Two RNAs folded together computationally: RNase P RNA and transfer RNA, 506 nucleotides in total. It holds a member of the Rfam family "Bacterial RNase P class A". Rfam classes the family as a ribozyme. The coordinates come from a structure-prediction model, not an experiment, and the mean pLDDT is 75.
């Protein structure tokens, strides 16, 4: 420099005209004037809350679901900040038996409690896959078989030799160093040791237990003990700690309209007495009177009129498909200051910033801004001693061009996903130069 | 707007941590004078996409995408 990937920023500005929604004011009305009018994700609906209704004595336990290093922030969170630890990558220093080891740094990532509580799984391959194993291999110390030598005895043929020493076999046996299988084979390197080996012994490293020190803690460090006995998986069951009642603004409330006021269930209630009638001299029903009761009116210790058997809740079915409310002042926005490493919090001042419902928030013009191309030495930069030149940066002029992802619907805090140009940071690949 | 369920062969569906099947359909052969039926053999799958956990993912987890159901 070119190409690619990722993170962050950012989401053009001002004005005129036309148009749309809503609020306020004016107007009898038609309408007019003024204010306001999408987002960083309004999206996905993945978490957490507010709010509303339903359920429920409280609390605890259980079930079901979720979260998971430590501390802090927050209304709360699975979010954010800081720290710890681990893994990966790249430099640096040191050491080396040149394989690597150790120390420290930077960047990125981490759903990062527990695997010596229990259960389960670990395919294929492999001898052996979980308090494992011996296929190839190594050894064969010890035991055994065999062969020389030596020694002893001898009847000279030979016999004995576990009271000598060596060799062969690899039968018993020993080993797990090496090979091989696998994602994974019961610490690593080196020295000693041995028949060969092995934490068998030792040094260093790793691991575990305990004590002490530092730190709020996660954890870190020193010392000491243990040769190391117990591999991985919990985004398998599970254990531990903590959290969670359910549904969601189509929640919920009010009015209007609509009609067959259909079916089922539950709760409360249907006063006293007399007369007549129906009925089976009963239960019960119908009509009337009186008393008591309730409601209304009036001239209110009274009068008069009316009422008296139904009312309410839930579910199913049918009908209706309108309006109002909830509804936008809120963990709100902007500025400043203080505390804090930071997330964030406190103080002070200012501001009001969409509320639509087949659903408004748009179009166009001009100027500026951005990008590309062309022209112009032109303020500057640069080159040159200067005159001057100007590929490049910049200035001026002209022409042309681009504008992504997407769109509120009860409201907030997060996360995730999408996103063109410009700017900025990091990484990868390639080319050139030093 | 809010709340659920699903995506596996051409179609309809099983499956579940260890390289995935069934029925129908398709192809070839046999059978028949021929077809159907029947029988034998076979082909056909990145298990919707991308990440993560794991030695190993169709399966477990997350994010997207597509389809589908309910609620006034």
């Nucleotide at each position: 420099c070119a190409g690619g990937g990722g993170g962050c920023u950012g989401a053009g500005g001002c004005a005129g005209c036309c148009g749309c929604g809503u609020u306020g004011c004016c107007g009898c009305a038609a309408g007019g004037c003024a204010g306001c009018g999408a987002g960083g994700a309004a999206a996905g609906u993945c978490c957490g809350g507010g709010c509303u209704c339903c359920a429920c004595g409280a609390a605890a336990c259980a079930a079901a679901g979720g979260u998971g290093g430590c501390g802090g922030g927050u209304a709360a969170c699975g979010c954010c900040c800081g720290c710890c630890g681990a893994a990966u990558g790249c430099g640096c220093g040191u050491u080396u038996u040149c394989g690597g080891g150790c120390g420290g740094g930077c960047a990125u990532u981490c759903a990062g409690g527990g695997a010596a509580a229990g259960u389960g799984c670990c395919a294929c391959a492999g001898a052996g896959a979980g308090u494992a194993u011996a296929c190839c291999g190594c050894c064969g110390a010890u035991g055994g078989a065999c062969c020389g030598c030596g020694c002893u005895g001898u009847u000279c043929g030979c016999a004995g030799u576990u009271u000598g020493g060596g060799g062969u076999c690899a039968c018993a046996g020993g080993c797990a160093a090496g090979g091989g299988u696998g994602a994974a084979a019961g610490g690593g390197u080196g020295c000693g040791g041995u028949a060969a080996a092995a934490g068998c012994g030792c040094a260093c490293c790793g691991g575990g237990g305990c004590u002490c020190u530092g730190g709020u803690a996660a954890c870190a460090g020193c010392g000491u003990c243990c040769g190391c006995a117990u591999g991985g998986c919990a985004a398998a069951c599970c254990c531990c700690a903590c959290c969670u009642g359910g549904a969601g603004c189509a929640a919920g409330g009010c009015c209007a309209a609509a009609u067959a006021g259909g079916g089922g269930c539950c709760u409360c209630g249907c006063g006293u007495u007399c007369c007549g009638g129906a009925g089976u001299u009963g239960a019960u029903c119908c009509g009337g009177g009186a008393c008591a009761g309730g409601a209304g009116c009036g001239u209110u210790u009274c009068g008069u009129u009316c009422c008296g058997a139904g009312a309410g809740g839930c579910c199913c079915g049918g009908g209706u498909u309108g309006g109002c409310u909830g509804c936008u002042u809120g963990a709100g926005c902007c500025g400043u200051u203080c505390a804090g490493c930071a997330a964030u919090g406190g103080g002070c001042g200012g501001c009001c910033c969409a509320g639509a419902c087949g659903a408004a928030u748009g179009g166009u013009u001009g100027c500026c801004g951005c990008c590309g191309c062309a022209g112009u030495g032109c303020a500057g930069g640069u080159c040159g001693a200067a005159a001057g030149a100007u590929a490049c940066c910049g200035g001026c002029u002209g022409c042309g061009g681009a504008g992504a992802c997407a769109g509120a619907a009860c409201c907030c805090g997060g996360c995730u996903u999408a996103u063109g140009a410009u700017g900025u940071c990091c990484c990868c690949u390639g080319a050139c130069g030093c | 707007g809010c709340c659920g369920c699903g995506g596996u062969a051409g179609c309809u569906c099983a499956g579940u941590g260890g390289u995935a099947g069934a029925g129908c359909g398709c192809g070839u052969c046999a059978u028949u004078g021929g077809u159907a039926a029947u029988g034998a053999c076979g082909a056909g799958g990145c298990c919707g996409a991308g990440a993560g956990u794991u030695c190993a993912a169709u399966u477990c987890u997350c994010u997207c995408u597509c389809g589908u159901g309910g609620c006034a």